[in-house]
Order: sequence, then structure tokens, then C1' cells
RNA sequence: UCUCCAGUAGCUCAGUGGUUAGAGCAUCCGACUAGUAUCUGGAGGGUCAUGGGUUCGAUUCCCGUCUGGGGCU
Repeated sequence: UCUCCAGUAGCUCAGUGGUUAGAGCAUCCGACUAGUAUCUGGAGGGUCAUGGGUUCGAUUCCCGUCUGGGGCU
């Protein structure tokens, strides 16, 4: 320099055009227990990296930028 992949909750990830963006772990509250742990019910937490475009409608499709990783030279 070129090329490929990824960026979604505190962490690990799903969701690939449409209804309210979800799961596990973590945090907080409750129930249970003499108490703790385990188990169990619930709650909070989101600029879907960022700026544009297409579309009636974009996390999803297209382009640019940024960040991280892999490969070639």
C1' cells in the first nucleotide's frame, strides 16, 4: 500500500428489511433459609462505532470515516 473480517447492555454474543432490539453472565430488589451459599421470581441498564445515501420503513442494504484483528507485498 492492497485485501478480508468484526464493532449491538458492564462482559460474551444472537438478531440480516417491518410488531416493544433480546439471551447468558454480572449489578440491584424480592421469595426461600436461623444465617450464608445454591436454586428461584423480577427490575434497572442501549446514540445498534460514526456521518451520509436507498427505501413507505434500516441494527440489517450501499458509500465514506474511525477503532480492533487476520492475510499479501